[in-house]
Molecule: SAM riboswitch aptamer (S box leader)
Organism: Lentibacillus halodurans
RNA sequence: UUCUUAUUCAGAGAGGUGGAGGGACAUGGCCCUGUGAAACCUCGGCAGCGGACUUUAUAACAAAGUACUGUGCCAAUUCCAGCAAGCAUUCGCUUGAAAAUAAGAA
Numbered sequence: 001u002u003c004u005u006a007u008u009c010a011g012a013g014a015g016g017u018g019g020a021g022g023g024a025c026a027u028g029g030c031c032c033u034g035u036g037a038a039a040c041c042u043c044g045g046c047a048g049c050g051g052a053c054u055u056u057a058u059a060a061c062a063a064a065g066u067a068c069u070g071u072g073c074c075a076a077u078u079c080c081a082g083c084a085a086g087c088a089u090u091c092g093c094u095u096g097a098a099a100a101u102a103a104g105a106a
Base pairs, nucleotide, nucleotide: 001106002105003104004103005102006101007100008099013043014042015041016040017039021032022031023030027081028080029079044074045073046072048071049070050069051068052066053065054064055063056062078098083096084095085094086093087092
């Protein structure tokens, strides 16, 4: 990087460096930002997925929990729309695609 599967309306921020952008994507909207953006560092936190452990239950599958471990995450639904299909056709709604993360595979 690609493929497969699962999840995505829940949850969780302070400090330092830095110095103008940021919210994946052209574009539109909306929002965050010199009361300090991105990025990096420290500490803290959350608990989604895998591992480990504990409890309950089982023939087996399993359920709940612990934050120990590998990751992930800590404004706003994945901020909303967009691209495709269906419905409605006044605003729009649903599903898919896309994206992100995990696990497995190539």